A computed fold for a 686-nucleotide part of an RNA from a Dehalococcoidia bacterium, annotated as large-subunit ribosomal RNA, domain II. It matches the Rfam family "Bacterial large subunit ribosomal RNA". Rfam links the family to the GO terms structural constituent of ribosome and ribosome. Its mean pLDDT, the model's own confidence on a scale to 100, is 86. It was read from a public genome assembly.
[in-house]
Context: one part of a larger RNA
RNA sequence: GCCGGUGAGUUACGCUACGUCGCAAGGUUAAGUGACGCCGUCAUGGAGCCGUAGCGAAAGCGAGUCCGAACAGGGCGAUUGAGUGGCGUGGAGUAGACGCGAAACCUGGUGAUCUACCCAUGGGCAGCGUGAAGUCCGGGUAAAACCGGAUGGAGGCGCGAACCUUCUUGUGUUGCAAAACGAUUGGAUGACUUGUGGGUAGCGGUGAAAUGCCAAACGAACCAGGAGAUAGCUCGUUCUCCCCGAAAUGCAUUUAGGUGCAGCCUUGGGGGAUCUCCAGCGGAGGUAGAGCUCUGGAUGGGCUAGGGGGCUUACCGCCUACCAAACCCAACCAAACUGCGAAUGCCGCUGGAUAAACCCCGGGAGUGAGACAGUGGGGGAUAAGCUUCAUUGUCGAAAGGGAAACAGCCCAGACCACCAGCUAAGGUCCCGAAGUUCACGCUCAGUGUACAAGGAUGUUGAAUUGCAAAGACAGCCAGGAGGUUGGCUUAGAAGCAGCCACCCUUUAAAGAGUGCGUAACAGCUCACUGGUCGAGUGAUUCUGCGCCGAGAAUUCAACGGGGCUAAGCGUGACACCGAAGCUGUGGGUCAUCCGCAUGAGUGGAUGGCGGUAGGGGAGCGUUCGUUUCAGCAGAGAAGGGGUAGCUGCGAGGCACCCUGGAGUGGAGCGAAGUGAGAAUGCCGGC
Numbered sequence: 001g002c003c004g005g006u007g008a009g010u011u012a013c014g015c016u017a018c019g020u021c022g023c024a025a026g027g028u029u030a031a032g033u034g035a036c037g038c039c040g041u042c043a044u045g046g047a048g049c050c051g052u053a054g055c056g057a058a059a060g061c062g063a064g065u066c067c068g069a070a071c072a073g074g075g076c077g078a079u080u081g082a083g084u085g086g087c088g089u090g091g092a093g094u095a096g097a098c099g100c101g102a103a104a105c106c107u108g109g110u111g112a113u114c115u116a117c118c119c120a121u122g123g124g125c126a127g128c129g130u131g132a133a134g135u136c137c138g139g140g141u142a143a144a145a146c147c148g149g150a151u152g153g154a155g156g157c158g159c160g161a162a163c164c165u166u167c168u169u170g171u172g173u174u175g176c177a178a179a180a181c182g183a184u185u186g187g188a189u190g191a192c193u194u195g196u197g198g199g200u201a202g203c204g205g206u207g208a209a210a211u212g213c214c215a216a217a218c219g220a221a222c223c224a225g226g227a228g229a230u231a232g233c234u235c236g237u238u239c240u241c242c243c244c245g246a247a248a249u250g251c252a253u254u255u256a257g258g259u260g261c262a263g264c265c266u267u268g269g270g271g272g273a274u275c276u277c278c279a280g281c282g283g284a285g286g287u288a289g290a291g292c293u294c295u296g297g298a299u300g301g302g303c304u305a306g307g308g309g310g311c312u313u314a315c316c317g318c319c320u321a322c323c324a325a326a327c328c329c330a331a332c333c334a335a336a337c338u339g340c341g342a343a344u345g346c347c348g349c350u351g352g353a354u355a356a357a358c359c360c361c362g363g364g365a366g367u368g369a370g371a372c373a374g375u376g377g378g379g380g381a382u383a384a385g386c387u388u389c390a391u392u393g394u395c396g397a398a399a400g401g402g403a404a405a406c407a408g409c410c411c412a413g414a415c416c417a418c419c420a421g422c423u424a425a426g427g428u429c430c431c432g433a434a435g436u437u438c439a440c441g442c443u444c445a446g447u448g449u450a451c452a453a454g455g456a457u458g459u460u461g462a463a464u465u466g467c468a469a470a471g472a473c474a475g476c477c478a479g480g481a482g483g484u485u486g487g488c489u490u491a492g493a494a495g496c497a498g499c500c501a502c503c504c505u506u507u508a509a510a511g512a513g514u515g516c517g518u519a520a521c522a523g524c525u526c527a528c529u530g531g532u533c534g535a536g537u538g539a540u541u542c543u544g545c546g547c548c549g550a551g552a553a554u555u556c557a558a559c560g561g562g563g564c565u566a567a568g569c570g571u572g573a574c575a576c577c578g579a580a581g582c583u584g585u586g587g588g589u590c591a592u593c594c595g596c597a598u599g600a601g602u603g604g605a606u607g608g609c610g611g612u613a614g615g616g617g618a619g620c621g622u623u624c625g626u627u628u629c630a631g632c633a634g635a636g637a638a639g640g641g642g643u644a645g646c647u648g649c650g651a652g653g654c655a656c657c658c659u660g661g662a663g664u665g666g667a668g669c670g671a672a673g674u675g676a677g678a679a680u681g682c683c684g685g686c
């Protein structure tokens, strides 16, 4: 891992609701007792319980009663009533209470054959080296000290086996081994090591102290018990079909992944148009927008308190391109501004549409982690597949078609069947169903088939305006002068460093000079003018489509691909394709209504039938009991294996064949150890 088996809402008691049966203003027995065919059944037993009357704390009173002084007022009741006892099912409660699962806590025991420390008694430590004290001899001294040589054999001394240890590394890591092996290291007469026997025990011991060790897992051992501890947590929870179908919100919570109440779902009963939508009418409101009166903000100008600065100064005053309140003018800003003010939404009434709805009282829930998208806001950075509200949709719980692929986007809601038709979104050159369709434009960038500020004689359309046959624009030829080198400044400043001024003259025209240039001049050029030429030429604004801006990591890799100059973009038109949508044909089921039958049958009409949590309904199958078929069975039961058969929507049932070799089935009713694919389930096999 697979296969087989096994594996989870049970039982008791009282309560509650519904169903059903009995009796009914009543209903019912409990223990006990008796009888019998002695597991049990049938009688008996009326104690008790519930109901028939309530109110009050109670005494108590009573269709009333309590509070109260009250014949006041108010509370709870009565004002003609349904209960009660079985059985079944749903639910909650108390019990382990659907199953498995802690870490832990407590009680009583078992452990020091491992290991920690201690006690008693024994054992072990090759060899080599070093050479303390002391002693002796010699020297030395007054005597000592001291020096030398021997001797001596000390030491948590040295080197190094046994022994103990384990520093580093390699191998090993389903190992030789639940800690080893190889190499290497440390200690090796000591705080050494080791045998045997003994001691200390878990709220404890022991610890040269690491929370170490206490029998291979010790921040509190192990075993049994309390015990099925508790688990607001995780996982799992077994047959079928039919009907409906949520929530991820509000308030509260030692509450936030739990729970209570409400909301939303289902189901029974009751009410009976009350719901929803549309139209009309009538309302409340202060959002969007707008506005600036108010509250604040904020700009320019005016006017003018106050202040600053200057002048004057004994006082008084004067000036001000400074700051600036109030006031005036103009133009603005605001969630917490409003003298205005929508659209929607909301409330009410009337009328219409629909029959899906709505309201009340009961039983049963689940949900209370939501996600994304559009719109209106807050937070953030007018970031986030961000976060938090509001509102709508989808997903959640929704399959189908489109978006290449793609829960949340677009279209559209799957009862079943069909080799029939029409459409939606989206598409119609090929992949690939359908137009190489039509008309008129745009684009040349493969733009289309990613991107901004910004930039540009790309190109389309529209508008305004200048100049122009008295000749424009562009090109070419020519002129572009004089006072004058204007004044100042400066080493110089002559049109052209800079400052000031910017006149006059001659002219067809020519600036006290547009740019280059010089040290300064010079030189080139422009404005401006004439000629030549002979028809348009400049400027600005708006607008459609394009261009640049444009850099990423394995070839193309930013149309799904091929490829396309339309098969791109815009406008218009016709056709076609295209889904589980709609239609057609046949069938099923449910609800309502109608007809006939009338114990659930049958025919028709209309409508419904996606679905998680969840509610409701109807069934299949397994084991056992009871009644019945005086069922079946060695002429072959159950069980096992198989089949292309019949039947039921299905769970299933039947038939047939093989096997098997002794029991077993149908129908009615009843009772459950009643259905397996999942629990890192449990047991077994491979």
Stems, first nucleotide, its partner, number of pairs: 001686006011095003015091009026050003032044005054061002064076004098236002101233001105226006116200009125190001127159003130155001134151006163187002168183004202218001204214003211220001239619006249262005263367002265364007274357001276353008289340001290338002295334003299330004304324001306323002308320004370395010400411003415587004420583003426577003429562003435574001437573006448564001454548002458545002461542007475532005481505003486500003511526001515524002588609009620675001622672008631664002639659005645654003